Predicted 3D model of a 73-nucleotide RNA (transfer RNA) from a Lachnospiraceae bacterium. Its Rfam family is "tRNA". Its family is annotated with triplet codon-amino acid adaptor activity in the Gene Ontology.
[in-house]
């Protein structure tokens, strides 16, 4: 150079025949305990890398581009 691969909550990772995005674990409140841990309930947090296309409608499709990982030259 080429090819193929990953990027979505703070962390691990699901969601990829298009329909307003979710678990775990973490944070915070409450119960509960003489106090802790554990357990239970409840809540907050992401414009899904970014830029643009294409659709009534994109985390999904389609072009560019960034970083990684791998293989090829």
């Nucleotide at each position: 150079g080429c090819u193929g691969g990953a990027a979505u909550a703070g962390c691990u990772c699901a969601g990829c025949a298009g329909g307003u995005a979710g678990a775990g674990c973490a944070c915070u409140u409450c119960a509960c305990u003489c106090g802790u841990a554990a357990u239970g309930a409840a809540g907050g947090g992401g414009u899904c890398g970014c830029c643009a296309g294409u659709u009534c409608g994109a985390a999904u499709c389609u072009g560019g581009u960034u970083u990684c990982c791998a293989g090829c030259u």
The RNAcentral record of the sequence draws on ENA.